[in-house]
RNA sequence: ACAAUGGAGAGUUUGAUCCUGGCUCAGGAUGAACGCUAGCGGCAGGCUUAAUACAUGCAAGUCGAGGGGCAGCACAGGUAGCAAUACUGGGUGGCGACCGGCAAACGGGUGCGGAACACGUACGCAACCUUCCCAUAACUGGUGAAUAGCCUUUCGAAAGAGAGAUUAAUACACCGUAAUAUAAUGAAGUGGCAUCACUUUAUUAUCAUAGCCGCAAGGCGGUUUUGGAUGGGCGUGCGCCUGAUUAGGUAGUUGGCGGGGUAACGGCCCACCAAGCCUGCGAUCAGUAACUGGUGUGAGAGCACGACCAGUCACACGGGCACUGAGACACGGGCCCGACUCCUACGGGAGGCAGCAGUAAGGAAUAUUGGUCAAUGGACGCAAGUCUGAACCAGCCAUGCCGCGUGAAGGAUUAAGGCCCUCUGGGUUGUAAACUUCUUUUAUCUGGGACGAAAAAAGGGCUUUCUAGCUCACUUGACGGUACCAGAGGAAUAAGCACCGGCUAACUCCGUGCCAGCAGCCGCGGUAAUACGGAGGGUGCAAGCGUUCUCCGGAUUUACUGGGUUUAAAGGGUGCGUAGGUGGGUCUGUAAGUCAGUGGUGAAAUCUCCGGGCUUAACCCGGAAACUGCCAUUGAUACUAUAGGUCUUGAAUUAUCUGGAGGUAAGCGGAAUAUGUCAUGUAGCGGUGAAAUGCUUAGAUAUGACAUAGAACACCAAUUGCGAAGGCAGCUUACUACGGAUGUAUUGACACUGAGGCACGAAAGCGUGGGGAUCAAACAGGAUUAGAUACCCUGGUAGUCCACGCCCUAAACGAUGGAUACUCGACAUUUGCGAUAUACAGUAAGUGUCUGAGCGAAAGCAUUAAGUAUCCCACCUGGGAAGUACGAUCGCAAGAUUGAAACUCAAAGGAAUUGACGGGGGUCCGCACAAGCGGUGGAGCAUGUGGUUUAAUUCGAUGAUACGCGAGGAACCUUACCUGGGCUAGAAUGCGGUUUGACCGCUGGUGAAAGCUAGCUUUGUCGCAAGACACGGAUCGUAAGGUGCUGCAUGGCUGUCGUCAGCUCGUGCCGUGAGGUGUUGGGUUAAGUCCCGCAACGAGCGCAACCCCUAUCACUAGUUGCCAUCAGGUAAUGCUGGGAACUCUAGUGAAACUGCCGCCGUAAGGCGUGAGGAAGGAGGGGAUGAUGUCAAGUCAUCAUGGCCUUUAUGCCCAGGGCUACACACGUGCUACAAUGGCGAGUACAAAGGGCAGCUACCUGGUAACAGGAUGCUAAUCUCAAAAAACUCGUCUCAGUUCGAAUUGGGGUCUGCAACUCGACCCCAUGAAGCUGGAAUCGCUAGUAAUCGUAUAUCAGCAAUGAUACGGUGAAUACGUUCCCGGACCUUGUACACACCGCCCGUCAAGCCAUGGAAGCUGGGUGUACCUAAAGUCGGUAACCGCAAGGAGCCGCCUAGGGUAAAACUAGUAACUGGGGCUAAGUCGUAACAAGGUAGCCGUAUCGGAAGGUGCGGCUGGAAUACCUCCUUU
Repeated sequence: ACAAUGGAGAGUUUGAUCCUGGCUCAGGAUGAACGCUAGCGGCAGGCUUAAUACAUGCAAGUCGAGGGGCAGCACAGGUAGCAAUACUGGGUGGCGACCGGCAAACGGGUGCGGAACACGUACGCAACCUUCCCAUAACUGGUGAAUAGCCUUUCGAAAGAGAGAUUAAUACACCGUAAUAUAAUGAAGUGGCAUCACUUUAUUAUCAUAGCCGCAAGGCGGUUUUGGAUGGGCGUGCGCCUGAUUAGGUAGUUGGCGGGGUAACGGCCCACCAAGCCUGCGAUCAGUAACUGGUGUGAGAGCACGACCAGUCACACGGGCACUGAGACACGGGCCCGACUCCUACGGGAGGCAGCAGUAAGGAAUAUUGGUCAAUGGACGCAAGUCUGAACCAGCCAUGCCGCGUGAAGGAUUAAGGCCCUCUGGGUUGUAAACUUCUUUUAUCUGGGACGAAAAAAGGGCUUUCUAGCUCACUUGACGGUACCAGAGGAAUAAGCACCGGCUAACUCCGUGCCAGCAGCCGCGGUAAUACGGAGGGUGCAAGCGUUCUCCGGAUUUACUGGGUUUAAAGGGUGCGUAGGUGGGUCUGUAAGUCAGUGGUGAAAUCUCCGGGCUUAACCCGGAAACUGCCAUUGAUACUAUAGGUCUUGAAUUAUCUGGAGGUAAGCGGAAUAUGUCAUGUAGCGGUGAAAUGCUUAGAUAUGACAUAGAACACCAAUUGCGAAGGCAGCUUACUACGGAUGUAUUGACACUGAGGCACGAAAGCGUGGGGAUCAAACAGGAUUAGAUACCCUGGUAGUCCACGCCCUAAACGAUGGAUACUCGACAUUUGCGAUAUACAGUAAGUGUCUGAGCGAAAGCAUUAAGUAUCCCACCUGGGAAGUACGAUCGCAAGAUUGAAACUCAAAGGAAUUGACGGGGGUCCGCACAAGCGGUGGAGCAUGUGGUUUAAUUCGAUGAUACGCGAGGAACCUUACCUGGGCUAGAAUGCGGUUUGACCGCUGGUGAAAGCUAGCUUUGUCGCAAGACACGGAUCGUAAGGUGCUGCAUGGCUGUCGUCAGCUCGUGCCGUGAGGUGUUGGGUUAAGUCCCGCAACGAGCGCAACCCCUAUCACUAGUUGCCAUCAGGUAAUGCUGGGAACUCUAGUGAAACUGCCGCCGUAAGGCGUGAGGAAGGAGGGGAUGAUGUCAAGUCAUCAUGGCCUUUAUGCCCAGGGCUACACACGUGCUACAAUGGCGAGUACAAAGGGCAGCUACCUGGUAACAGGAUGCUAAUCUCAAAAAACUCGUCUCAGUUCGAAUUGGGGUCUGCAACUCGACCCCAUGAAGCUGGAAUCGCUAGUAAUCGUAUAUCAGCAAUGAUACGGUGAAUACGUUCCCGGACCUUGUACACACCGCCCGUCAAGCCAUGGAAGCUGGGUGUACCUAAAGUCGGUAACCGCAAGGAGCCGCCUAGGGUAAAACUAGUAACUGGGGCUAAGUCGUAACAAGGUAGCCGUAUCGGAAGGUGCGGCUGGAAUACCUCCUUU
């Protein structure tokens, strides 16, 4: 210096992850509306809906210098009158109505219609017009007849109409003159774009006019011509919405010739001729819409919009028509038809706010019946001027944008109050307030006070040929006494709204309790809600703040910029091929695309930049840039294109060789099956999980022979081969198509793809005719089952087969379109080539597997791509509704193809991960099964529970893991329950105050007791005393109390999986990630125990060990225990002296480790009737319970948050209840007997307890026990007898000498008290029960079984329970298939509240939208026919007129009206179809695991329903094992 100024994301699918994908949010905007609130100003904006209907006023007039005139006003003048005044008065100013000129076609409004040359842009008209304006040339002579008005008069309610008489013009007509005008003809020249145009010239014909003002000069006009300017008209290229469920449209249609018409071209119109014209690059039809400059948003590309301002168009109550005019088919003109409204005398008339105000209506919603022509602009006029709802101003509205203010500084006792908390206190509101000082914008009051005004015109002056210019003086402001300026006092006059769970800035308390409510999405609310409502506090914005509608953005979520299609939505079933798109090497020309320069245009405003004006800003003004476009022109030629040559490598043809289940047709073959005949032969066959139906003594099945029939082709056979796909398999032949290799020759880009189109297209199905062996939908029967419209079995028809014709769909799949090129490797295989070759290596075309880079969300793909690129086609855009409805095409039908919407949800989905689960697999363990022993379930009783009952039967525990559980002791108490009687600071304890008295103790009354009440006695310690202290009572105050609720608010404790072997971490590594690895694998173990291996290396909690008891020994110590030896003694006894050996007691040690040996093994380790040893492989037992699961249990052990209660849900008392009893269940005891009962006798334990206790011993009693008495605070005494066992006797198989329940009677003991409701003793009584259905429990050794003993609790006892103790003392385990539970690995999954999961369909109920439908009612459009106003055009004899002409009549066209048949579209409808959503409805259980019959696709058929079955297909199926009747939620 040049270029550039520009791009953010989040929430929500899951247990978690990655992806796909929708929904939602944060931003900006608005002609907005609504809610709450509101101080001021500036600048803008303001019916988006009913182009609905309009009361009232105004919005287009002007010119007397065109004219006749004079109604109204004013004046001069005149008459009468003193005057006021009356009458008159076109003479003057002026002027209603009238004739005439110009304007009224502008300005203003609206957006109906219109998808079109309407608009935008760029060109063209050789096919045109243009009043007023400018320039130019010329002229402006003569004449005439009327008419309105005025006057008279008629009709009518009115609007208005008619008749007569009379009059003027810049109104009208005629004559004259005239051209560079117009027309025709001729000649010459020039030019172009085809018809042609222009210039010059000659002849002929035709066509004009108006005056007015002024003393005059002169001015204003008029007519004709040419040119300009302005404004218009016409044509063309390009651009310009949606729908194909609109595919064909068109008869004036397309063109020609001739005419008419127009300002002008043209089927614009007409006659004739031809048959064209438009269309897949979307005609026609339908729907919607004014277009543009621009506006909003966006990084941009785009997308959406078209208010205000500006340009164009269209419209003016709906429709048609012309007239006038320079210009209209005319918003405030006319005629006609129609609808509506109004007036009316009923005969007729009037009207058009989509101008400005305003009214009604509609609506969520949009303003004043204002002022002025002062400025700007317009019409008319010579001018003054008049008119102007254009315009300029004002009013209303926070509708928007912009600006200002509501004070500033200081001020801590951090006041009071509010709110919160861990509450003597702290925090917060908060320097906030009060208070002190300061300022005065704004508001209020007072005073001053604008810019916008400069002209024009008329007047004076000067200059000037005309035109015009300069200058002097004078006049004019709606806004408005407004903006602005100055002064005065005083913080004085001024803050709200929304939000505070995440997104998203901002948190606490109270209330409520799935209620009330919130919500943009996710979602919040079921008693501790930062999500509802209120409060305090906070956050954001601020005279506004929120909500709602709409648009863009975010959304790369339609992807041009800038997406995809194996599995998420998405590749057409396959090929051939048309249009189209794309296309090999080289040379030359052209220059359409492309690129560059230049010119024109791209209105202004807007946007951007610079500068300026309002105090600033918004706003406004000036300048620049831009307007990315279109047109023209000049040049460049690489690429594309185009034209012409040329080439061979793409493609094709040709020669030779070769390959195959490629296709079509004909013929032949054997095995099997079925049937028939004959024969042999006899009682069953067949079938299944097991059966039955079925066949069979009329001879089946089986066997043999023969015959017939149809269909399919074992082995070969394979990851094989061929084909475009579907598909194709015995053998032979004929015809035919194709692939591959090599080479010669030829053509010379002939290629690729391919919308429409055409052809082929499994199975099922349809039609006609055959055929029919097997198999087999439907159907029938038998089973199974709760049912079984199924799975299984027996039969069996369509069909399966052939010919011809349809159908045209499949998981038609590699879920992967075709073509070309390029890009690492390995192995296998088919067929060729080369080679002698079955070695080998090479090469070509296929078919497969594995792997790298790369890609992918991942799984995976990977030269056969899902990699890297190019070309073409097809398809996708959240899930459901739905491949449905309607329409259309095809089909004989079934149906196929094409293919929506309303409504509804916030997901649906893909891949992978961790778990859990499986009627998946593998490995392993456990009294899990099996092998055994003994029980329970049957009886009676005990005990617990449910249920029932009751005033109460207090409460809790409820599969395993509740039920002889809390309770290891309910007669009162316990006790929590019920009834009744009482107390209220309360039954207990603390503190403070007052009072009284020592305390203690005693006696009455009443009462069921508690309680209430009346008295008596007594006078503590210290101190002189006052008083103080201690204790007790009463009373006041303050802390109560609650076995009331919530175990789903909790702590602690506990059960269970489970004494199962698991559960994790750090670092590293792998993976985008969740996660994985480690912890898996091979072995081994009771064990994640140990070893080996390994992208892992280590570690922690668990396992084991350390602890206790027990089995052996040693040492130490010997009393209350012991007694071998010695001594003494007794009726007898460690009784005594003594002893310290033994037993024992209780302390310390030793011992066991696969240590040794052998075998196996790499090792860990395993094995052995091994050795040794008291004990052998963890010796036996106990304590010890990982991470976690069950919202498991417990608020009634205790503790505790919150809630509730306070003359009661608290406390005291009496009685009752927890012990009830048609019944059901659990746990036990006793039995049913002879391995036994009974009687008698004789032995042997361990561990415990004992002073309000255990009690020897004695006496009494049949006994329970009682009365005495002694020992023991315990290795001393005692409970205490152990019992089974053993010996002897008896009973002899019975409801018994079994069994003991029940009942009666009599007693004992405890205790205030045994009625409800205790235990024990004696006598009597003597039920059921003779070994227990289905089912089910415990136990592997000192175990089961069996036998007793002790203790806790306890006055006593419900104990047959619980906890301990010892005695006697077995059987069995082949083994891991099965049941149950568990561990690890793996697999599938639609489960994750995790299979007690998820989930499908019918039916029933409610709500919602929608399809069909006999019909009914609208709407717009087209067609055919009938009729036809006004009006233009054409024709015309009768009437009028001298005539021109007119009236009338006729014809064409036509708005409108009517009729008819259709189509389209909308609404509605009896009835009817499916769909969606709903609380916990009904029936089944189809799918997800092998989902219990693998599932799914197409088709056919059947069934309440999911669905079943047949045929063919797919893997998006597990398992591959020993077997599988069914089996649910």
Background:
Model confidence (mean pLDDT): 83 of 100. Small-subunit ribosomal RNA from Ferruginibacter sp. HRS2-29, 1529 nucleotides, folded computationally. Taxonomically the source falls in Ferruginibacter (Bacteria, Pseudomonadati, Bacteroidota, Chitinophagia).